[in-house]
Predicted 3D model of an 89-nucleotide RNA (c-di-GMP-I riboswitch aptamer) from Povalibacter uvarum. The organism belongs to Povalibacter, within Bacteria. It was read from a public genome assembly, where an Rfam model found it.

C1' cells in the first nucleotide's frame, strides 16, 4: 500500500425497552440496558425509507384524506468520501 474469515492481544461502539428533556412529528440529547457490529468513527454527495409544521392542488356538507413542493429525519439502509487500532502479505 493492501486484505481481513487466520490466530489472537488490548480494547471500543451501543439494538429494543424503561426514565428525563426538546421537537408539529419522523426523531435526537443524557441516564440506565445489550441485540449486535471489523470501522455500528465521521460527512446528507446519489438512492431507498420514514415525518408534514408550512404553502399550492384535488377530494369531502364537514371532520378529515391525498399528491406535490419546500424543509427536516435515518450515517445501526445501501453506495460514495474521509479517518483509523491490532494482524496478514
Nucleotide at each position: 500500500g493492501u486484505c481481513g474469515a487466520a490466530c489472537a492481544a488490548g480494547g471500543g461502539c451501543a439494538u429494543a425497552a424503561c426514565c428525563g428533556u426538546c421537537g408539529a412529528g419522523a426523531g435526537a440529547c443524557g441516564g440506565c440496558g445489550a441485540c449486535g457490529c471489523a470501522a455500528a468513527g465521521c460527512c446528507u454527495c446519489c438512492g431507498g425509507u420514514c415525518c408534514c409544521a408550512u404553502u399550492g392542488c384535488u377530494c369531502c356538507a364537514g371532520c378529515g384524506a391525498g399528491c406535490a413542493a419546500c424543509g427536516g429525519a435515518u450515517a445501526g439502509c445501501g453506495g460514495g468520501g474521509u479517518u483509523g487500532c491490532c494482524g496478514g502479505c